[in-house]
């Protein structure tokens, strides 16, 4: 230094709910809030699930569903 792994430490993120806003919707953004998370950081490539305006041969969403890719803090056994 790298990999596996996840004790400790320093931190980090922010579920549901409520309010405001956007959207046909799924859902998203902000505030409060804090369920939980060692990648719950990012990516819609594959699968799954969810939505449907003027459509369902298509478009959209979900990364806190799985896989995969990229990046990352610390360093005990």
């Nucleotide at each position: 230094c790298c990999a596996c792994c996840g004790a400790a430490a320093a931190g980090g993120u922010g579920a549901a709910a409520u309010c405001c806003g956007g959207g046909c919707a799924a859902c998203c953004g902000g505030a409060u809030g804090g369920c939980a998370c060692a990648a719950a950081g990012c990516c819609a490539c594959c699968u799954g699930c969810c939505c449907g305006u003027u459509u369902u041969c298509c478009g959209g969403g979900u990364g806190g569903a799985g896989g995969g890719g990229c990046u990352g803090c610390c360093g005990a056994a």
Molecule: c-di-GMP-I riboswitch aptamer
Organism: Deltaproteobacteria bacterium